Predicted 3D model of a 129-nucleotide RNA (c-di-AMP riboswitch aptamer (ydaO/yuaA leader)) from a soil metagenome. The sequence is in RNAcentral, with records from MGnify. It matches the Rfam family "c-di-AMP riboswitch aptamer (ydaO/yuaA leader)". The family has 106 seed sequences and 7,607 matches in Rfam 15.1.
RNA sequence: GGCCUAAGUUCUGCGCCACUCGCAGAACGCGGGGGACCCAAGGCUCUUCUGGGGCAUACCGGCGCGAAGGCGCCGGCGGACACUUCCGAAGUCCGAGCCCGUCAGCUAACCCCGUCGGCGUUAUACGGA
Numbered sequence: 001g002g003c004c005u006a007a008g009u010u011c012u013g014c015g016c017c018a019c020u021c022g023c024a025g026a027a028c029g030c031g032g033g034g035g036a037c038c039c040a041a042g043g044c045u046c047u048u049c050u051g052g053g054g055c056a057u058a059c060c061g062g063c064g065c066g067a068a069g070g071c072g073c074c075g076g077c078g079g080a081c082a083c084u085u086c087c088g089a090a091g092u093c094c095g096a097g098c099c100c101g102u103c104a105g106c107u108a109a110c111c112c113c114g115u116c117g118g119c120g121u122u123a124u125a126c127g128g129a
Stems, first nucleotide, its partner, number of pairs: 002119003008028008029115006039105001051103001052100004059076007077095005085129004
């Protein structure tokens, strides 16, 4: 110079010898949630299990091991890889974690919240439009 992620930029005040640093605030940008009409949903009976919901790619099925939590493998599906988008082929990697608190479908107006953290150095950082 760059990558993942919404997670960046600028300004003001204070701190600091000073700053491209720290704290607080604001604006813009980016992202998320709540929230009408309409639409959706809705009624009855029986059995089993079980509250429900949100962010995120982070989900589904099969086989094996284990007392269980869970672990491993395979397939499907989803996500990421260098100016931006699309197309093409190849390769590598990820499919975690967290939150609300009995409550929320969609949803104009309106209201609320976040703006963290983790990586990387001659390379697929490829070819075409």